[in-house]
Molecule: small-subunit ribosomal RNA
Organism: uncultured Bacteroidales bacterium
RNA sequence: AGAGUUUGAUCCUGGCUCAGGAUGAACGCUAGCGGCAGGCUUAACACAUGCAAGUCGAGGGGCAGCGUGGGGGUAGCAAUACUCCCGACGGCGACCGGCGCACGGGUGAGUAACGCGUAUGCAACCUUUCCCAGACAGGGGGAUAGCCCAGGGAAACUUGGAUUAAUACCCCGUAGGCCACAGGCGGGCAUCCGCCAGUGGUAAAAGUUCCGGCGGUCUGGGGUGGGCAUGCGUGCCAUUAGGCAGUUGGUGGGGUAACGGCCCACCAAACCGACGAUGGCUACGGGGUCUAAAAGGAUGGUCCCGCACAUUGGAACUGAGACACGGUCCAAACUCCUACGGGAGGCAGCAGUGAGGAAUAUUGGUCAAUGGGGGGAACCCUGAACCAGCCAUGCCGCGUGGAGGAAGACGGCCCUACGGGUUGUAAACUCCUUUAGCACGGGAAUAAACUCAGUCACGCGUGACUGAUUGAAGGUACCGUGAGAAUAAGCAUCGGCUAACUCCGUGCCAGCAGCCGCGGUAAUACGGAGGAUGCAGGCGUUAUCCGGAUUUAUUAGGUUUAAAGGGUGCGUAGGCGGCCCGGUAAGUCAGCGUUGAAAGUCUGCGGCUCAACCGUAGAAUUGGCAUUGAUACUGUCGGGCUUGGAUGCGGUGGAAGUAGGCGGAAUGUGCAGUGUAGCGGUGAAAUGCUUAGAUAUUGUACAGAACACCGAUUGCGAAGGCAGCUUACUAUACCGUUAUUGACGCUGAGGCACGAAAGCGCGGGGAUCGAACAGGAUUAGAUACCCUGGUAGUCCGCGCAGUAAACGAUGAUUACUGGUUGUUCGCGAUAGACAGUGAGCGACUGAGCGAAAGCAUUAAGUAAUCCACCUGGGGAGUACGUUCGCAAGAAUGAAACUCAAAGGAAUUGACGGGGGCCCGCACAAGCGGAGGAACAUGUGGUUUAAUUCGAUGAUACGCGAGGGGGCCGCCGGCGAGGUGCUGCAUGGUUGUCGUCAGCUCGUGCCGUGAGGUGUCGGGUCAAGUCCCAUAACGAGCGCAACCCCUGUCGUCAGUUGCCAGCAGGUAAAGCUGGGGACUCUGUCGAGACUGCCGGCGCAAGCCGCGAGGAAGGUGGGGAUGACGUCAAAUCAGCACGGCCCUUAUGUCCAGGGCUACACACGUGUUACAAUGGCCGGUACAAAGGGGAGCUACCUGGUGACAGGAUGCCAAUCUCAAAAGCCGGUCCCAGUUCGGAUCGGAGUCUGCAACCCGACUCCGUGAAGUUGGAUUCGCUAGUAAUCGUAUAUCAGCCAUGAUACGGUGAAUACGUUCCCGGGCCUUGUACACACCGCCCGUCAAGCCAUGGAAGCCUGGGGUACCUGAAGUGCGUGACCGCGAGGAGCGCCCUAGGGUAAAACAGGUGACUGGGGCUAAGUCGUAACAAGGUAGCCGUACCGGAAGGUGUGGCUG
Repeated sequence: AGAGUUUGAUCCUGGCUCAGGAUGAACGCUAGCGGCAGGCUUAACACAUGCAAGUCGAGGGGCAGCGUGGGGGUAGCAAUACUCCCGACGGCGACCGGCGCACGGGUGAGUAACGCGUAUGCAACCUUUCCCAGACAGGGGGAUAGCCCAGGGAAACUUGGAUUAAUACCCCGUAGGCCACAGGCGGGCAUCCGCCAGUGGUAAAAGUUCCGGCGGUCUGGGGUGGGCAUGCGUGCCAUUAGGCAGUUGGUGGGGUAACGGCCCACCAAACCGACGAUGGCUACGGGGUCUAAAAGGAUGGUCCCGCACAUUGGAACUGAGACACGGUCCAAACUCCUACGGGAGGCAGCAGUGAGGAAUAUUGGUCAAUGGGGGGAACCCUGAACCAGCCAUGCCGCGUGGAGGAAGACGGCCCUACGGGUUGUAAACUCCUUUAGCACGGGAAUAAACUCAGUCACGCGUGACUGAUUGAAGGUACCGUGAGAAUAAGCAUCGGCUAACUCCGUGCCAGCAGCCGCGGUAAUACGGAGGAUGCAGGCGUUAUCCGGAUUUAUUAGGUUUAAAGGGUGCGUAGGCGGCCCGGUAAGUCAGCGUUGAAAGUCUGCGGCUCAACCGUAGAAUUGGCAUUGAUACUGUCGGGCUUGGAUGCGGUGGAAGUAGGCGGAAUGUGCAGUGUAGCGGUGAAAUGCUUAGAUAUUGUACAGAACACCGAUUGCGAAGGCAGCUUACUAUACCGUUAUUGACGCUGAGGCACGAAAGCGCGGGGAUCGAACAGGAUUAGAUACCCUGGUAGUCCGCGCAGUAAACGAUGAUUACUGGUUGUUCGCGAUAGACAGUGAGCGACUGAGCGAAAGCAUUAAGUAAUCCACCUGGGGAGUACGUUCGCAAGAAUGAAACUCAAAGGAAUUGACGGGGGCCCGCACAAGCGGAGGAACAUGUGGUUUAAUUCGAUGAUACGCGAGGGGGCCGCCGGCGAGGUGCUGCAUGGUUGUCGUCAGCUCGUGCCGUGAGGUGUCGGGUCAAGUCCCAUAACGAGCGCAACCCCUGUCGUCAGUUGCCAGCAGGUAAAGCUGGGGACUCUGUCGAGACUGCCGGCGCAAGCCGCGAGGAAGGUGGGGAUGACGUCAAAUCAGCACGGCCCUUAUGUCCAGGGCUACACACGUGUUACAAUGGCCGGUACAAAGGGGAGCUACCUGGUGACAGGAUGCCAAUCUCAAAAGCCGGUCCCAGUUCGGAUCGGAGUCUGCAACCCGACUCCGUGAAGUUGGAUUCGCUAGUAAUCGUAUAUCAGCCAUGAUACGGUGAAUACGUUCCCGGGCCUUGUACACACCGCCCGUCAAGCCAUGGAAGCCUGGGGUACCUGAAGUGCGUGACCGCGAGGAGCGCCCUAGGGUAAAACAGGUGACUGGGGCUAAGUCGUAACAAGGUAGCCGUACCGGAAGGUGUGGCUG
């Protein structure tokens, strides 16, 4: 110090989450020791038992119990024992009296307060004990506890009588105190204070003694402790805005230690409050503690200070002090005892118990030390305190060994597995050490005193010295000795954040998870194992706080589009405020004083072996108050100024406002004329109007509403908004002038006013348009879009409402900061030219700013002042409450719950029922088909024991299946095998987009970045082909070319091919001699490049019925397929990871099936005929094949074929052409078309033609007469048509596939449309990319929440009734000599009761919406022009999204 998470990627905004520290903690696993600290956070819940406050005999009467002494008696020889008496002594239960019990200890319920903190004041006060000073203590009196007697009661307790003491109580005297009256002097701070003397009134005392003292009373002073008052500070809620009746003040009293409405009587009507009163909720406050860089935030346990409380509530008494934790009285609740009549109690003291809870300890020791109470003291008391016990609760320290040791052992785990890696110097083994623990021995400090004894000094009971005595912790700490590695390591994690990786198991299961997210058969994320990492007597988890979070921003944030500028103005409070001079010194600054307790924090030093811990010193304590000074700035007071502001005067501008008058066009309607069959409306129609005369047209009348052209990128207004002309009134802005005033200013919470459209109320008006509604269309539906009508409304007056995308999504004001350009109004200034200046309205571009888009003197720049607003998305602008409103509704405005995002700008793609340009048999123009029939073949479906498997839009369906290499036997070697699964683990291969023109890189440049540029633009091309231009310059894969076939020519070669000329020869024939001319076959070359010409063009290039040429603009055809897309296809061609089978899922054999058949689809064949069928005759090819082969020829058979026979291992022999041409016949018909089907007879191959071969002959002769919607191919040697060959192969289901040649067309105006593609651009809420995304109702489950007849509970207040104890007051016939008291009454109050209302919470049949859920239902609203642009306000309507009207916005 940051990191993860929104996206395909990017930048930003923004939330969520993590890493750190902390705790009075708890839980899980684990656990050797010590030191120091801490330990009911919950029920201020209830408490058994013990202890926690007593002491003084040197105050007193006394003597119950104990002891000593004395005396008597009994027993006994005695010692002695028992018993009685004597308070004489030590002492002492209970009692009177004194002091203490108001401290110490506990708790945090209450309290939002002078309670606490801090600083002051008391001239308005008190203070036991203690210290100092002064004075005094004389005389007298009556009681009462105890004890004794008698009585009541279960007890607690209590009544009566008699007698008695005091340092108990009372009276008198004295007093410098106090009070009253009048006087003098001095002082201060307003009330006042101090001193002096006078008169009158009034209040004191206690004894004891060892004779030293210890006590007593009064007064003054000090000290200590308290009381009261004041300034400032000290939570949340405004969905708490008004509160208050002793309330605020006065006068006079009462009361108190003292001031005071503290209380009372009377008088006045004040007082508090937006600087937050009152009310509600929460909470003891502070020093401090945790965190943080700081500022802050959170917190208040232990320790210290203060406060409050003591079962709950009230009250006083005593006392120096209490309204009293271990006191009293009363009331209430609860618990206990009881003889039922009555009584007792208060652990929030220390232990302890129950309960509650996730959770918190011993019914311990000692007064040795420190401290407290009493006492003269010894001493007693002290659950304060000091110690010990329990608990890893925290902090700190120590240990569990150290060194060496490689065959890198065994075992485990992993792997590419004869081996290697890792565990790992780890172990074994060798040497060494001994902290802690164990055993044995020694053994503290804390202790100083008091007191006692002795000595000394003097004031003779004080001080000093010496000695003695006192330790709970504790035989502890500590020290020494001994044995022996011996007794001692775990927990969490290992996908990223975040250090640490492999194997197995599991298979969206089980599970994990702080966030993102893992798991659906190869999981570093689940579970286990091995290994690793982190920390370590602990480690993790959970909870909470701060941090990170600048994510509430004082330091230190924002508001055009991310959340956020109020719809606009005026203006109150408040905040802020021009220039100069002077005064003052409140703010401000400085010095000094005082305070800021201690502890704590920090620093230095020191003590425990270190540390934690502790001691000591210093710093700090950023604060408060007071005082002295400074005077720049702010404030305040005074004086002045003119530049801010305002006013005057002179001009100018405008759709600024209000009211009145006037005008024309259009529309509608009425009336009249002309006129005749339609009009109107739409994509097309229909509803509607019209022969009762419409529409159209002419005239005329009326009505209401709106003002064409001018008109604009214009003007005016604060905004909303404002448009014919004109008049009146009102307001405003600007310019000029510098005349007047002299800071009069800016902003503006509340407040007031204005405020489009829709809407509401009352009254008018009603032409047009037009929610709702009706009808017609469209549609699957159409509560819509379109059409015909049409009510409210639209218009006016008055009143309400108060909202809009009320927008520049940009608050107001002031100052400053570059240019270019247009325009409105004014001035200069008279002008049309040109420039200047002021005020506006616009455009463009800098610096700067911004996440970017963009803004840019009209700022979103640089600064200042004031106001408003924001703090993740949803829930929700909803609920409740309140205010306003006639209502609709507006304003204010949450929470539970839920998600990890929601969002802004920009980028690249993809997509669009967006746009532009271009191409393609894409359409169009043509030719021929398919779709109808029969058959063949493939597929689906169905069937079946099985009908093996795969391929499934284009890119499956005459597809894998024609295909390539040998085969058999034997011997040897090696390997088992699997057409079982996964093409979504893969290689290889292939289809498709597409032979489309694209896809990228290096460097540079631009951008924060994704990315862009290049590759865009203008031309051109078949082409990212080329040219020009250019922040790009080059390059790569593609295109083209290079390759093959074909078209022309040449050259060379001339057999098996050829035959022109010469010769021979045949029935004929290159048959023969010969020839190389030609054809042909093959080799090598030439040729075509827009090269030439004309036109156009900058060029590239294009155009031409151009020339030349066999061929002309790529001549034709082929091979060749960029980056990539479809998890496309193939594990069944092959290969291959993993998984599976192993007397079987391997292998062999036999038979069957893949050939089924109601049906549906694809691809084909044959046809439907005369451009034809049949019969006869006759001509011409290319490319292939051939030895278990092709076979000439001959014979037989109608034929398939058979039997012979010859040639050919092939330019030699052979398979071997058809359409065509010539002639004949058929005559438009289910035919001499068509050939399916079936019957019969055969041929061939083969072991074998039943399922299930092909062919031949004879017979049979089905459907079919040109094919619906729709659809396919083809642009030239193409389509169409004709045959031929080959592979596979014994044969063949081939009508298929692949090749070959023969004959040989038609048409293309053109690019609007359909399909596909390319480039540029635009929009986007898509990125799994439109087969996308996504909205609302309904149905189902779960969750939280609002309303609700009511029901229940709580705290507080009010009114009335009642009213204990108790203070006060009054009375007081009873008691007392008296003082006084009992009693009685009154006031007040706790508590109780009654009543009405408010507030808060819980629950509630039913009900409302909301959120989340699996692949439910209905539609398609939004995102593209989303198929009717969307959205905002409002109104109406509709299953739902939504639709429509009206005004507004561009997002």